The prediction has a mean pLDDT of 81. The RNA shown here (transfer RNA) has 73 nucleotides and comes from an Anaerolineae bacterium. It matches the Rfam family "tRNA". Lineage of the source: Bacteria > Bacillati > Chloroflexota > Anaerolineae.

RNA sequence: GCCUCCGUAGCUCAGUUGGUAGAGCGCCCGCCUUGUAAGCGGAUGGUCGUCGGUUCAAAUCCGUCCGGGGGCU
Numbered sequence: 001g002c003c004u005c006c007g008u009a010g011c012u013c014a015g016u017u018g019g020u021a022g023a024g025c026g027c028c029c030g031c032c033u034u035g036u037a038a039g040c041g042g043a044u045g046g047u048c049g050u051c052g053g054u055u056c057a058a059a060u061c062c063g064u065c066c067g068g069g070g071g072c073u
Stems, first nucleotide, its partner, number of pairs: 001072007010025004019056001026044001028042004049065001051063003
């Protein structure tokens, strides 16, 4: 330098035939218990890496850049 994959909640990841963004874990509150853990109920949480383009509408399609993994020379 070229090719390829990835970037979404505090963490691990879904969501990729375009149509109002989710789960598990965590954190907080409560119930239960003599108490703790476990269990149960509730609450909390994201400008979807950046900028731009297409579209009535973009996490999703296109381009650019940034960061990370792998490969080739």